[in-house]
Notes: A computed fold for a 267-nucleotide part of an RNA from an Armatimonadota bacterium, annotated as large-subunit ribosomal RNA, domain VI.

Context: one part of a larger RNA
RNA sequence: CGUAGGAGUUUUGAGGGGGGCUGUCCUUAGUACGAGAGGACCGGGAUGGACCGACCUCUGGUGUACCGGUUGUACCGCCAGGUGCAGACGCCGGGUAGCUAUGUCGGGAAGCGAUAAGCGCUGAAAGCAUAUAAGCGCGAAGCGCGCCCCAAGAUGAGAACUCCCACAGCGUUAAGCUGGUAAGGUUCCGGGUAGACCACCCGGUGAUGGGCGACAGGUGGAAGCGCAGCAAUGCGUGUAGCGUAGUCGUCCCAAUGCAACCGAGGG
Numbered sequence: 001c002g003u004a005g006g007a008g009u010u011u012u013g014a015g016g017g018g019g020g021c022u023g024u025c026c027u028u029a030g031u032a033c034g035a036g037a038g039g040a041c042c043g044g045g046a047u048g049g050a051c052c053g054a055c056c057u058c059u060g061g062u063g064u065a066c067c068g069g070u071u072g073u074a075c076c077g078c079c080a081g082g083u084g085c086a087g088a089c090g091c092c093g094g095g096u097a098g099c100u101a102u103g104u105c106g107g108g109a110a111g112c113g114a115u116a117a118g119c120g121c122u123g124a125a126a127g128c129a130u131a132u133a134a135g136c137g138c139g140a141a142g143c144g145c146g147c148c149c150c151a152a153g154a155u156g157a158g159a160a161c162u163c164c165c166a167c168a169g170c171g172u173u174a175a176g177c178u179g180g181u182a183a184g185g186u187u188c189c190g191g192g193u194a195g196a197c198c199a200c201c202c203g204g205u206g207a208u209g210g211g212c213g214a215c216a217g218g219u220g221g222a223a224g225c226g227c228a229g230c231a232a233u234g235c236g237u238g239u240a241g242c243g244u245a246g247u248c249g250u251c252c253c254a255a256u257g258c259a260a261c262c263g264a265g266g267g
Base pairs, nucleotide, nucleotide: 001153005164006163007162008161009160010159011158015150016149017148018147021049022048023047024046025045026044027043033038051107052106053105054104055103059101060100061099062098066094067093068092069091070090071086072085073084074083075082076081111145112144113143118138119137120136121135165266167179168178169177170176184262185261186260187259188204189203190202191201192200208254209253210252211250212249213248214247215246218242219241224237225236226235227234228233
């Protein structure tokens, strides 16, 4: 810009893409078959491999400052207690959310249609025969559907539901131009499991982000004081103290202003 008014929501599916793998074991059944040795079809069930997708409950990884330990040094006047630096975590032990695989779950299918090789029914030409000439049936990991994803710029521009209305000026009453609006949208702002930006999604007086409170999960027993010990240290107060991304709550702070702009009048 188009989709012959302007919007919002939900869709149809022309068309396109993806996927389509396979082992072993049990059973049927030591049955059919076979002198025996051996040993099935068909059907039912279980469990793997490789590959693909999703996810984080579990098992782990990471988690750069969430908790703890610790060395050297400097500083906070000293002690105690802390902080900086030693990497752009000093080192070490753990670890929430998120991300993640080696973890968890799922997938290939079933089914339907038309067929290939192949197997048939009926059946003449050609009194027979013949699956074929007319006609009819079965038959593949393959083909078309089915399953998953995209999809109406599918210009062949689709459909359903809902909302807004037939404004004003100029113009020959027309085409058209201009202006203010409607539904609606955008700008702007607070944000996000969304994201390079854009886009997408949510929110804008309400629980959107922050703060604060409670809780979960994490760390692992704070400081101070008391007690024991010459002391290092240990014990008690005390499942203590601290506490990022998680959950819930709370208008304390920030999402200002009845903000601005765009946006139909139907060939």
Annotation:
The organism belongs to Armatimonadota, within Bacteria. The full RNA is in RNAcentral, with records from ENA. Model confidence (mean pLDDT): 87 of 100. Its Rfam family is "Bacterial large subunit ribosomal RNA". Gene Ontology terms of the family: ribosome and structural constituent of ribosome.